[in-house]
RNA sequence: GCAGAGGAACAGGUGUUCGCUGAAUGUUAACGUUCAGAGGAAAGUCCGGGCUCCAUAGGACACGAUGGUGGGUAACGCCCACCGUCCGCGAGGAUCGGGAAAGUGCAACAGAGAGUAAACCGCCGAACGGCAGUUUUCAUGGCUAUGGCCGCGAAAACCGCGUCGUGGUAAGGGUGAAACGGUGCGGUAAGAGCGCACCAGCAGACCGGGUGACCGGCUGGCUAGGUAAACCCCAUCGGGAGCAAGGCCAAGCAGAAGGGAAAGUUGCUUUUUGGUGACUGCGAAUCUGUCCGAUUCGUCUACCUUCGGGUCGGCCGCUUGAGGUGCCGAGUAAUCCGCAUCCCAGAGAAAUGAACACCCUCGACAAAACCCGGCUUAUCGUUCCUCUGCCAGU
Numbered sequence: 001g002c003a004g005a006g007g008a009a010c011a012g013g014u015g016u017u018c019g020c021u022g023a024a025u026g027u028u029a030a031c032g033u034u035c036a037g038a039g040g041a042a043a044g045u046c047c048g049g050g051c052u053c054c055a056u057a058g059g060a061c062a063c064g065a066u067g068g069u070g071g072g073u074a075a076c077g078c079c080c081a082c083c084g085u086c087c088g089c090g091a092g093g094a095u096c097g098g099g100a101a102a103g104u105g106c107a108a109c110a111g112a113g114a115g116u117a118a119a120c121c122g123c124c125g126a127a128c129g130g131c132a133g134u135u136u137u138c139a140u141g142g143c144u145a146u147g148g149c150c151g152c153g154a155a156a157a158c159c160g161c162g163u164c165g166u167g168g169u170a171a172g173g174g175u176g177a178a179a180c181g182g183u184g185c186g187g188u189a190a191g192a193g194c195g196c197a198c199c200a201g202c203a204g205a206c207c208g209g210g211u212g213a214c215c216g217g218c219u220g221g222c223u224a225g226g227u228a229a230a231c232c233c234c235a236u237c238g239g240g241a242g243c244a245a246g247g248c249c250a251a252g253c254a255g256a257a258g259g260g261a262a263a264g265u266u267g268c269u270u271u272u273u274g275g276u277g278a279c280u281g282c283g284a285a286u287c288u289g290u291c292c293g294a295u296u297c298g299u300c301u302a303c304c305u306u307c308g309g310g311u312c313g314g315c316c317g318c319u320u321g322a323g324g325u326g327c328c329g330a331g332u333a334a335u336c337c338g339c340a341u342c343c344c345a346g347a348g349a350a351a352u353g354a355a356c357a358c359c360c361u362c363g364a365c366a367a368a369a370c371c372c373g374g375c376u377u378a379u380c381g382u383u384c385c386u387c388u389g390c391c392a393g394u
Base pairs, nucleotide, nucleotide: 001390002389003388004387005386006385007384008383009382010381012359013358014357015356016355017354018353020037021036022035023034024033025032026031039365043376044375046374047373048372049371050370051242052241053240054239058292059291060290061289063238064237065236066235067234068082069081070080071079072078083097084095085094086093087092098233099232103231104230105227106226120173121172122169123168124167127166128165129164130163131162133158134157135156136155137154138153140151141150142149143148181199182198183197184196185195186194200223201222202220203219204218206217207216208215209214246316247315248314249313255307256306257305258304259303263280264279265278266277267276268275269274281299282298283297284296285295286294323342324341325340326339327338329336330335
């Protein structure tokens, strides 16, 4: 000097005048003064909670979510550190990361065969049985130029892979995305982890390091493919609904129809009929779904279904928080303890707008609605810190 990687901050500014919302305060009110007033993502509604109610609210199954190890946190599917695998020359990045030897499924076509699979082309033929071939013997037909030639059959011996079958093989070739570990040497009839060397995987109740995931070593010829973001198995976690939650005040109306359960025992009172309480049983409601369990109500009405009426008012919830900032300490870090200091939007059809002047990096994406911690998405430009590679010079 060029090219990169990781992290942090800001988010147009200043002044004057008028306007809007909240709090405090002065002035009977009106009207003033002071202070404060949309984001790093306020967005998506994707996770986790606080808070409110169901509600007294437990257990199991189903269902759903997460998935290497250790730490952080109120908690998490988030953050930090580390391990494994992959990408990059590197700084770094990604996460696809429990289990395939519990089971099921899937991998078109091609191919012999796609996982207790398999022999297409090949190779062997040591072994068994034939065919062909050679030799000898026997038997026999035809032709002849009489030298012989052609054909058929039987037996014995030999030859042995020329050839067939039984058999062996999975090294070579082929098919395929992938073919029961890879390369090399030996061995074999030909081959094969059959044996050996190195490598990969797997197993180990072995040794060393580490909290651990895991790493290194040693032993074993054990080689049991891939896929679980397919079903599934394992481990861990999980009530529901939501500020239109939910409370208070004021005001107002109107109910109707249908369905609807099982009774028994006993105490008190009563002359008895009857009234009232308790228990058992039965019925209903509540708990994401189901069951158990629990609670409440009813036992001739609880409850359920349909139709209809009233309440569109005001106040609270509503902003002091798992809060912000600074310093010391612990920790690799995330973060935490302690001390000090500050109050930093609460609208309610929805508050921050308008005009003028100047500066500059010339302004993108874009507006709170109960409140926090995250993730994801969108995005103009400026500044700072740390690190990597290449080139040149000193």